[in-house]
RNA sequence: UCUUGCGGGAGAGACCGAAGGCGCGGGGAUUAGGUCCGCGCAGCCGGCGCCGAAGGAGCAACCGCCCCGGAAACUCUCAGGCAAACGGACCGCAAGGA
Numbered sequence: 001u002c003u004u005g006c007g008g009g010a011g012a013g014a015c016c017g018a019a020g021g022c023g024c025g026g027g028g029a030u031u032a033g034g035u036c037c038g039c040g041c042a043g044c045c046g047g048c049g050c051c052g053a054a055g056g057a058g059c060a061a062c063c064g065c066c067c068c069g070g071a072a073a074c075u076c077u078c079a080g081g082c083a084a085a086c087g088g089a090c091c092g093c094a095a096g097g098a
Base pairs, nucleotide, nucleotide: 001097002096003095004094005093006092007091008090013048015047016046017045021041022040023039024038025037026036049082050081051080055078056076057075058074062070063069064068
């Protein structure tokens, strides 16, 4: 220095809206169900707001063998993310390789 395992690990709307699906409840009719109303769940579509610590890009302190090259936790936000989960730079420990 690389890989693997374990542990720790932040930020930002559980936003708004439309249609449909599933579940529960109500109500009418009914042998039963659908239309209707309310609540919940997950995704999709559209809209606006926001975050930076996967990745990517940019500038550059700095570094080097100083032609040139490497280069951030800074900057951008393409990607990604904004309940939980997953992910997560980075840190610690252990094992293995070079």
Glycine riboswitch aptamer from a soil metagenome, 98 nucleotides, folded computationally. Its Rfam family is "Glycine riboswitch aptamer". Rfam links the family to the GO term glycine biosynthetic process.